[in-house]
Context: one part of a larger RNA
Molecule: small-subunit ribosomal RNA, 3' major domain
Organism: uncultured organism
RNA sequence: UGACGGGGGCCCGCACAAGCGGAGGAACAUGUGGUUUAAUUCGAUGAUACGCGAGGAACCUUACCUGGGCUUAAAUGUAGAGUGCAUAGAGUGGAAACAUUCUUUUCCUUCGGGACUCUUUACAAGGUGCUGCAUGGUUGUCGUCAGCUCGUGCCGUGAGGUGUCGGGUUAAGUCCCAUAACGAGCGCAACCCUUGUCGUUAGUUGCUAGCAGGUCAAGCUGAGGACUCUAACGAGACUGCCGGUGUAAACCGAGAGGAAGGUGGGGAUGACGUCAAAUCAGCACGGCCCUGACCUUAAGUGCUAGCACACGUGUUACGAUGCCACAGUCCAAGGAGCAGCCACCCGGCAACAGGGCGCUAAUCUCAAAAGCUGGUCACAGUUCGGAUCGGAGUCUGCAACUCGACUUCGUGAAGGUGGAUUCGCUAGUAAUCGCGCAUCAGCCACGGCGCGGUGAAUACGUUCCCGGGCCUUGUACA
Numbered sequence: 001u002g003a004c005g006g007g008g009g010c011c012c013g014c015a016c017a018a019g020c021g022g023a024g025g026a027a028c029a030u031g032u033g034g035u036u037u038a039a040u041u042c043g044a045u046g047a048u049a050c051g052c053g054a055g056g057a058a059c060c061u062u063a064c065c066u067g068g069g070c071u072u073a074a075a076u077g078u079a080g081a082g083u084g085c086a087u088a089g090a091g092u093g094g095a096a097a098c099a100u101u102c103u104u105u106u107c108c109u110u111c112g113g114g115a116c117u118c119u120u121u122a123c124a125a126g127g128u129g130c131u132g133c134a135u136g137g138u139u140g141u142c143g144u145c146a147g148c149u150c151g152u153g154c155c156g157u158g159a160g161g162u163g164u165c166g167g168g169u170u171a172a173g174u175c176c177c178a179u180a181a182c183g184a185g186c187g188c189a190a191c192c193c194u195u196g197u198c199g200u201u202a203g204u205u206g207c208u209a210g211c212a213g214g215u216c217a218a219g220c221u222g223a224g225g226a227c228u229c230u231a232a233c234g235a236g237a238c239u240g241c242c243g244g245u246g247u248a249a250a251c252c253g254a255g256a257g258g259a260a261g262g263u264g265g266g267g268a269u270g271a272c273g274u275c276a277a278a279u280c281a282g283c284a285c286g287g288c289c290c291u292g293a294c295c296u297u298a299a300g301u302g303c304u305a306g307c308a309c310a311c312g313u314g315u316u317a318c319g320a321u322g323c324c325a326c327a328g329u330c331c332a333a334g335g336a337g338c339a340g341c342c343a344c345c346c347g348g349c350a351a352c353a354g355g356g357c358g359c360u361a362a363u364c365u366c367a368a369a370a371g372c373u374g375g376u377c378a379c380a381g382u383u384c385g386g387a388u389c390g391g392a393g394u395c396u397g398c399a400a401c402u403c404g405a406c407u408u409c410g411u412g413a414a415g416g417u418g419g420a421u422u423c424g425c426u427a428g429u430a431a432u433c434g435c436g437c438a439u440c441a442g443c444c445a446c447g448g449c450g451c452g453g454u455g456a457a458u459a460c461g462u463u464c465c466c467g468g469g470c471c472u473u474g475u476a477c478a
Stems, first nucleotide, its partner, number of pairs: 001478002003475003007472007015462002019425005026316008034307001042053002064302001068297002072124001076122002079119004088103006106115003126290002129288003135284002137279003140275001142273001147186006153162003166177003192267004197235007207224002211222003238261001241255001242253004318418001322377001324375001326374004335366003340359002344355002347352001384415001389410007431454007
């Protein structure tokens, strides 16, 4: 100087407390460990691995395994050839790759040559082989915590200190005062995006107040720019004003005005560093290793899905604030769409099939649910719950046996709100309800990322648990 302390002081955080809803018990989905296996490819392992890499494992992907082939698939260079090799077509063997036989045949040209193909050759290529403890780049974490440093000066023999401490204040090393320090940098804040209010401009594909037409109904039509909206530019919030406290910074106010009030809400943004943290399998790259194989091929079979078990993350439930073979009815936002979204008609109980309009989209389409109204059930393992299994089908795809999703008929398991323990959340939040997108032929999505609808409870407070910041003290540590 740091680090540490079941030392002290001050302070903060869904850290506790106060609340609401979960996990831990059940079934299933998914990931992991383990076991098994010819193989169950590899990586990730307290917090910071485990619905993670994977934003799509039937083939492909694919790296693994089994058996079968090749020695160059692609890039570059060397030398040579193009009337005898390849391409193409056909036959045979084969699961295919591949092997083998037969037939056929070069394009441009400035006539110099070039293109293309083949042969030959090269430690030339190839390696998801090893090392993340050789590395770059990227990432997680402490932590969006308020810290981390430098120049000059001063102090100290020196390591170092001071500044950065003290008194206040703040979300903040934020600012003020004081001060052997005076300044500065990286962080904080602001600048950026979005959302909340208003104005100006603009008015189609959006809108419809007034006027006219029109319908079963409808901005449907003429028309209009008022309103909504769209999207560009502005305004607006600064403790600016008032009162109180204070030297000041600042704090307090159920003060004003205002759509918004003290960082308005949300996002992006992550200092010096820590964990020899993660990644050589995204990519790049040093070294080592393989070179008739640890390369590669293409195709086939199989694995990644298999199961005494253990754990994580989720979904569905156990019901009446509810369920439905029930009937009627209302309202979104943000997205996507041509090998696509599909109105509408028609067949089918349905998944879906057959026709078929519109839309490269503010124009057309995908397209809401909870809710509300009425009915039914009457507390049961039930009209709860839907696992599992059997039959029949639909769709995608070359192909659904291993191993797809969906429909329908039947079957109708566990489950009575879950021990110790443990997780999330402070407001348009939790909870609950549906919608969309990426990947994608299809889909194992209950995952991930977004969007809106309905919409709470509680916070006395900082004694305690956990993590963190500053000061101080002790030290068997460096």